[in-house]
RNA sequence: CCGUGCUAGGUGGGGAGGUAGCGGUGCCCUAUCACUUGCAAUCCGCUAUAGCAAGACUGAAUCCCUACUUUAGGUGGACGAUUUUACGGCCUGCCUUAACGGAGUGGUGCUGACGUUUAGAUCUUGCGCAACAGGAACCCAUGAAUCCUGUCAGGUCCGGAAGGAAGCAGCAGUAAGUGGAUCUUCUUGUGUGCCGCAAGGCAACCUAAACCGAGCCAUGAACUUAAGUAACGCGUAGGUUCGUUGCAUCGAUAGUAGGUGCACGG
Numbered sequence: 001c002c003g004u005g006c007u008a009g010g011u012g013g014g015g016a017g018g019u020a021g022c023g024g025u026g027c028c029c030u031a032u033c034a035c036u037u038g039c040a041a042u043c044c045g046c047u048a049u050a051g052c053a054a055g056a057c058u059g060a061a062u063c064c065c066u067a068c069u070u071u072a073g074g075u076g077g078a079c080g081a082u083u084u085u086a087c088g089g090c091c092u093g094c095c096u097u098a099a100c101g102g103a104g105u106g107g108u109g110c111u112g113a114c115g116u117u118u119a120g121a122u123c124u125u126g127c128g129c130a131a132c133a134g135g136a137a138c139c140c141a142u143g144a145a146u147c148c149u150g151u152c153a154g155g156u157c158c159g160g161a162a163g164g165a166a167g168c169a170g171c172a173g174u175a176a177g178u179g180g181a182u183c184u185u186c187u188u189g190u191g192u193g194c195c196g197c198a199a200g201g202c203a204a205c206c207u208a209a210a211c212c213g214a215g216c217c218a219u220g221a222a223c224u225u226a227a228g229u230a231a232c233g234c235g236u237a238g239g240u241u242c243g244u245u246g247c248a249u250c251g252a253u254a255g256u257a258g259g260u261g262c263a264c265g266g
Stems, first nucleotide, its partner, number of pairs: 001266006009058003012030004020047005035055005064259006073250004077245005083239006091233001093232001095228005104219005115211006123200006129193002131190007139180004148173004156165003
């Protein structure tokens, strides 16, 4: 150096996550190359020699191991954007309310505004008057068989007669009572009236007179201040998504370099 047969090793790897840590199942990535069976996310199995159990294939090399480079891809950070949640009204705009203010507008005003004074009305009390309601008187009508009056036919009684007496009915009138009317008179009462008088009162409203001399009434802006409101703006903190990053980290794959057995035979 070659051949034969073994063994170590290998038969995907990686990321995030999970875990005390390591792997697996699960999710994701990988330039199609990724052995078979069982276990397994409310987990399964291990302990820095870090899947366990069983089987099959390959096998010292381009295939195993290490380092460097490469780079698919992932994660984190920073920045930016998007979207959303919570908090904040002593952040501030918007908005609402209130106050200050009194521009402007309209009406009215020298045929005198606003204001003032006086008097009266209105108001209260008392008295009077009227009205209304009630009652009584008055007037008219009716009204006592008998226990009202007058007159008393007839009739009765007394008397010799003259005459007298009582007295029914009727008539007239009247008492108690009943009915009616409204002139009149008296009386009682009333949130009837303000008619009269007196006293009091008078903030407001009305009327009249006098004084003064320029505003008055209504609406109401800008500005400023106070209070409130978390929908929007703004601020703070957080979440989702996207992008960038000569930031950090892990890293498939590929390349380069190096390393690494045993036995037999030639």